[in-house]
Molecule: transfer RNA
Organism: Candidatus Woesearchaeota archaeon
Parts: sequence; C1' cells; structure tokens
RNA sequence: CCCUCCUUAGCUCAGCGGUAGAGCACUCGGCUGUAGACCGAGGGGUCCCCGGUUCAAAUCUGGGAGGAGGGA
Repeated sequence: CCCUCCUUAGCUCAGCGGUAGAGCACUCGGCUGUAGACCGAGGGGUCCCCGGUUCAAAUCUGGGAGGAGGGA
C1' cells in the first nucleotide's frame, strides 16, 4: 500500500427495508431459617461517526474511525 471480515444493552451475540431482541449480569417480587438455585416481573441501547437513496434505514450506498485476518 491492496483485499476481506467485524463494530447493536454492562458482557456474549441475533436481527438481511416497516415500532430494536435473546442469554448472562443488574433491580424488585415469589420460594427459603438465610443465601444460592429455581419461578415471575422490571429497568437499561442517539444500533461506531458524517453524508446519500427511500414514504420508511441497525439493515442498501459513499466517505471516515477503531479492531481482526490475508497479500505485497
């Protein structure tokens, strides 16, 4: 320098144009002598940044940033 992939909740990840989800973690309640486990409920995300397309973008597209791998 070139190519490919990744970036979404505190963590690990789904989601492939139509209101953003799961597990774990956290909070509250149930259960228990207490705690854990188990059961139920709840809080939490300007979807890495700036533009474009579209009635509508996490999703498509251009550029940038960070990370990983490969090539020279």